Model confidence (mean pLDDT): 83 of 100. The part of an RNA shown here (small-subunit ribosomal RNA, 5' domain) has 496 nucleotides and comes from an uncultured bacterium. Rfam family: Bacterial small subunit ribosomal RNA.
[in-house]
Context: one part of a larger RNA
């Protein structure tokens, strides 16, 4: 000198774009953050239309009442499907094929794309519901009925296994204007995703020198989507290590960011990729896919409810609270855009996201007026008392209208057509008013730009280094003046 997710002191007009718990991966009140599909299915409820048996009045075919059932629409607890493995958070752990880069073979893959083939028969349940019943609650139990794109059986082989003979499967329908559309099953290829293996690279420490029994390899078997000591039985006795094994400490890694002429050094906030984690520690289930944050089971700590028998919970999602700390924001608006989930669609959901709020936290831009105006007002400071300085500075006069205030108008952002804008009556435009509302901070001994007076008297104090202060202090304090930067200026911390 540069830089910062900064903090502190003094000061503070505006706008744009960014950015904001670096500490306790401390504990969390409250609300919201993952649903959707009735065009898979049977029920329930409501509304409208129609309306059987029945009842009453009786004029014997009419009126009134009652409403089983049917149709249409709306709604949705349950079964079922897809999605809750994405998106969002955090950096605890991890020195590791975790990450980066390059290569590989023994894999899997829902939705999507490209073509191909198939969809023929049959069956039994379980929720919902009804009845009974346990419990304070959470939540159940028994009996009975029922539907499906839920479940099962038979048939079917291009696929797979097998030398061959042969063996081995699946499927589902729903809408409709009867044109068709959306689906189902099988295998093939692709895209994207994901798992695995290897070469190289990846901090400090030798005041850590030896480490290792599934350890290293083989045979066989099991297991896996798949290779493999991944697991097991047997056999061999190996394997790693001063080119640093093993141990200890520290740490998420990278694209990048800061600095530097570069080489290098430091860092890993925001944004993007990968990894890991979700109160702590274990386990599996489901599924195309699981660290399963807002799933499940067990154990533990903590908090809460309880009728004491038993239950409930997990903000490292968005806000917000307490605590810690030098220190870090609103319990805001909207799905209008972009994107995601579901749906044929309308649409629904979306604290992702888009916006707004707060903070000079940073960067950038603008303003706080412009011109004219005396050999120079007043005032203040200095003075050799002559004068000098603040100083064209002010006043005065002439202007301007960035910004400000008020009024009026008023967007783009919205697609192939229509509707739809949170931001927002915002940006912007016009008119009016009026210099009116908008400057501070640090420094002035040398380094290092900038000097005098008074006060103080080794006191009070200053200080980055050298050093100032003990009666004329340009070094302390104040004032005048000056220098520097400027909505900031200084200080502290950290890195180059």
């Nucleotide at each position: 000198g540069g830089a910062c997710g900064a903090a502190c002191g003094c000061u503070g007009g505006c706008g744009g774009c960014g950015u904001g718990c670096u500490u306790a991966a401390c504990a969390c009140a409250u609300g919201c953050a993952a649903g959707u599909c009735g065009a898979a299915c049977g029920g329930g409820a409501g509304u409208a239309u129609u309306g059987a048996a029945g009842a009453a009045g009786c004029u014997u075919g009419c009126u009134u009442u009652a409403g089983a059932g049917a149709u249409a629409c709306u709604u949705u607890a349950g079964u079922g499907g897809c999605g809750g493995a994405c998106g969002g958070g955090u950096g605890a752990g991890u020195a590791a094929c975790g990450c980066g880069u390059g290569a590989g073979g023994a894999g899997c893959u829902g939705u999507c794309c490209u073509a191909u083939g198939c969809a023929g028969g049959g069956g039994g349940a379980c929720a919902a519901c009804a009845g009974c019943u346990g419990g304070a609650a959470a939540c159940g139990g028994c009996u009975g009925c029922u539907a499906a794109u839920a479940c099962c059986c038979c048939a079917u082989a291009a696929g797979c296994c097998g030398a061959g003979a042969g063996g081995u499967a699946a499927a589902a329908g729903g809408a409709u204007u009867a044109a068709u559309c959306c689906g189902g099953c099988a295998g093939a290829g692709g895209a994207g995703g994901u798992a695995c293996u290897c070469g190289c690279g990846u901090c400090c420490u030798a005041u850590c020198a030896g480490c290792u029994a599934g350890u290293a390899g083989g045979u066989g078997a099991g297991g896996u989507a798949a290779c493999g000591g991944c697991u097991c039985a047997c056999c061999u006795a190996g394997g790693c290590g001063a080119a640093g094994a093993c141990g200890g400490g520290u740490a998420g890694c990278c694209g990048g960011c800061c600095u530097g002429a570069g080489a290098g050094g430091g860092c890993g906030a925001a944004c993007g990729g990968c990894c890991a984690c979700a109160c702590u520690g274990g386990g599996a289930c489901u599924g195309a896919g699981a660290u399963a944050c807002g799933g499940u089971c067990c154990a533990g700590a903590c908090u809460c409810c309880u009728a004491c028998g038993g239950g409930a919970g997990g903000c490292a999602g968005c806000a917000g609270u307490g605590g810690g700390g030098a220190a870090u924001a609103u319990u805001g608006g909207g799905c209008a855009a972009u994107g995601g989930g579901g749906g044929a669609a309308a649409c629904c959901c979306u604290g992702a996201c888009c916006c707004a709020g707060c903070g000079a936290c940073g960067c950038c831009g603008c303003g706080u007026g412009g011109g004219u105006g005396a050999a120079g007002a007043a005032a203040u400071c200095c003075u050799u008392c002559g004068g000098g300085a603040u100083g064209u500075a002010a006043a005065g006069c002439c202007c301007u209208g960035u910004u400000g205030u008020a009024u009026g108008g008023g967007a783009a952002g919205a697609g192939c057509g229509g509707a739809a804008g949170a931001c927002g009556g915002u940006a912007c435009c016009a008119u009016a008013c009026g210099a009116g509302g908008a400057a501070g901070c640090c420094c002035c001994g040398g380094c290092a730009a900038a000097c005098u007076a008074c006060g103080u008297g080794c006191c009070a104090g200053c200080a980055g280094c050298c050093g100032c202060g003990g009666u004329a202090a340009u070094a302390c304090g104040u004032a005048g003046g000056g220098g520097g930067c400027a909505a900031g200026c200084g200080u502290u911390g950290u890195c180059c």

RNAcentral holds the full RNA, with entries from SILVA.